[in-house]
Context: one part of a larger RNA
RNA sequence: CUGGGUGUAAAGGGAGCGUAGUCGCCGCUCCAAGCCAGAGGUGAAAGCCCGGGGCUCAACCCCGGGACUGCAUUUGGAACUGUGCUGCUAGAGUGUCGGAGAGGCAGGCGGAAUUCCUAGUGUAGCGGUGAAAUGCGUAGAUAUUAGGGAGGGAACACCAGUGGAGAAGGGCGCCCUUGCUGGACGAUGACUGAACCUUGAGGCUUGAAAGCGUGGGGAGCAAACAGGAUUAGAUACCCUGGGUAGUCCACGCCGUAAACGAUGACUACUAGGUGUCGGGCAGCAAAAGCUGUUCGGUGCCGGCAGCCAACGCAAUAAGUAGUCCACCUGGGGAGUACGUUCGCAAGAAUGAAACUC
Repeated sequence: CUGGGUGUAAAGGGAGCGUAGUCGCCGCUCCAAGCCAGAGGUGAAAGCCCGGGGCUCAACCCCGGGACUGCAUUUGGAACUGUGCUGCUAGAGUGUCGGAGAGGCAGGCGGAAUUCCUAGUGUAGCGGUGAAAUGCGUAGAUAUUAGGGAGGGAACACCAGUGGAGAAGGGCGCCCUUGCUGGACGAUGACUGAACCUUGAGGCUUGAAAGCGUGGGGAGCAAACAGGAUUAGAUACCCUGGGUAGUCCACGCCGUAAACGAUGACUACUAGGUGUCGGGCAGCAAAAGCUGUUCGGUGCCGGCAGCCAACGCAAUAAGUAGUCCACCUGGGGAGUACGUUCGCAAGAAUGAAACUC
């Protein structure tokens, strides 16, 4: 390189946008670069293959033929690829109307709970465990009642749903009478049509938690730390208290995760059944709604197909095909070393070999 693969055996980039490139709809027409056919030229000899011959055979040697799949030239062809021109509307996009939504950013507001503070009632316990102890409490705890809301911080019960929205990460109290803003969907079939599409090496953007820098904040929780237990020991599991970092906010870094559906993106096709969410249409109905159908999402069952090593997947494919990208090639050594790039650092990215089984 070819071939074969990538849900779980090695293997899908965390995700998006997009450059180069790649691939690409229908009709007419032009050219003839690719492509196809013919012709002559060349494709040295030896070697190779076939046939024949010479050394007793063979190796070896000689003769003839083939092949040399190539190259440029020339004469034609025009289906396909390609170039140019022109048109089309099924791809793609735009407009108009409409409803849905924890989509994003900013701002405002709320109640429950924990903790804290004040006052009252009240008395000896509370707390905790397998059992205890450390701990708290006669300076009045725990319990209970009232207040603090101009104490404070953080999180939002019920609704709530294999419900909805988002590219992924991720996102849930309320705000119709707060603001800005992204996308998807349905209806219409009006518009563009230079098919503007698909994918996308590099690149750019985004990216949980932890961590880092500066400044704030700090109720609860809580690495580290301390104490009590357990134990042979116990640098743990269990308990208590304290409590730093952190968790929260602003700005800036980091750029990784079992970043998972362990399943790249897009397109088309291939029995069903049954839920659910957002629209449209039709019928019934006073309405709520019910039934049918259609478009878009999201689940389950499932077999006949098909696929699979099996498990299982099965219109949301792991089926049947196509285009493009990424990745894999025995285990360990090793996601290590070295080098390079990035980073404040932690480290990240790229990424071997010796040796060994």